The part of an RNA shown here (large-subunit ribosomal RNA, domain IV) has 328 nucleotides and comes from Asaia spathodeae.
Context: one part of a larger RNA
């Protein structure tokens, strides 16, 4: 000096990015027991008390024919100590808000989360020799299943809802039309030959799919203005006027896991609050299954406060132990 452990005046978070670490709290039994709540829960909520060991004694229950033995509840009295759930072991605990409903998976060796999964909800594909998938292929799995079934996407309990746009790409449908490959086609043209002929080349028609076009489809991929004017103070615009779009953001929520401007402004909390809650709405640049707003329960999540505790700290000191260090 460092490591593990042990104690600590008087304060008790003043420490710290953060109560990280410690520390408190722990057991039965009996009283108690909040908002909210999907009526199951929360709850061991919270918080209070009682506990050893002796004597007596009521009532039980086993066991025995019985006399009596074992036990366990109660009530009543007493005795001892600093302490009686006396060592061991053995939750600290309230309120807020935020994500994710939850139990569960995850990065074997820096992340256990608010990501994954999920039950639960929609699209969509598939009629069985399914659709998909693996194989060159014969077969296989799907499935010894059959649409209450399988297979892809997206959403993620539950509770109220999920709104406007098909103009782009996507997908679905469409017996016309337009373009259009080989093929058919074979008007003509060339070469060559005395010719038959051979070879070449070849226009007009004909010609799938796909594209162009015509509809549909947004829990498909996606999108969801802009200027100017106006009420009898001010302000502010409900109203009006234009210019553009396919449509011009509905409800609900909003400086937010999102608000740049910002420590926005008010309102709680502190003596004091860039954090936190509750409001306002100027949403730089929320918004409805890339689902939108809530929501009991539940979290080794995350954010603020308060109770208790405490060497975290005001400030540090001191004891054991191993180590470092010194000397032998």
């Nucleotide at each position: 000096c460092g490591a593990u452990g042990c104690u600590g005046a008087a304060g008790g978070a003043a420490c710290u990015a953060g109560g990280c670490a410690a520390a408190u709290u722990a057991c039965u039994u009996g009283c108690g027991u909040a908002a909210c709540u999907u009526c199951g829960g929360g709850a061991u909520a919270a918080g209070c008390a009682a506990g050893a060991c002796c004597c007596g004694u009521c009532u039980c229950u086993g066991g025995g024919c019985a006399a009596c033995c074992a036990g366990a509840u109660g009530c009543g009295g007493g005795u001892g100590g600093c302490a009686c759930a006396g060592a061991c072991c053995a939750g600290g605990g309230g309120g807020u808000a935020g994500c994710g409903a939850c139990u569960g998976u995850u990065u074997a060796g820096u992340a256990a989360a608010a990501a994954c999964a999920c039950a639960g909800g929609g699209c969509u594909g598939u009629g069985c020799g399914a659709a998909g998938u693996c194989g060159a292929g014969a077969g296989a799995c799907g499935a010894c299943g059959u649409a209450u079934a399988c297979g892809g996407c997206c959403u993620g309990a539950c509770g109220c809802c999920u709104g406007c746009c098909c103009g782009g790409u996507g997908c679905c449908g469409g017996a016309a039309g337009g373009u259009u490959a080989a093929g058919a086609g074979g008007a003509g043209a060339u070469g060559u030959g005395c010719a038959a002929g051979c070879a070449u080349u070849g226009a007009a028609u004909u010609g799938a799919a796909g594209c162009c076009c015509c509809g549909g489809u947004a829990a498909a991929c996606g999108g969801c203005g802009g200027c100017c004017g106006u009420a009898a103070c001010u302000a502010u615009a409900a109203c009006g006027g234009u210019c553009c779009u396919a449509a011009g953001g509905u409800a609900g929520c909003g400086a937010a896991a999102u608000u740049c401007c910002u420590u926005g402004u008010c309102g709680g909390g502190u003596a004091a609050g860039u954090u936190c809650c509750g409001a306002c709405c100027u949403g730089c640049a929320c918004g409805a299954a890339u689902g939108g707003c809530g929501u009991a329960a539940c979290g080794a999540c995350u954010u603020c406060c308060c109770c208790a505790c405490u060497g975290u700290c005001u400030c540090c000191a001191g004891c054991a132990u191993c180590g470092a260090c010194u000397c032998a």

The RNAcentral record of the full RNA draws on ENA.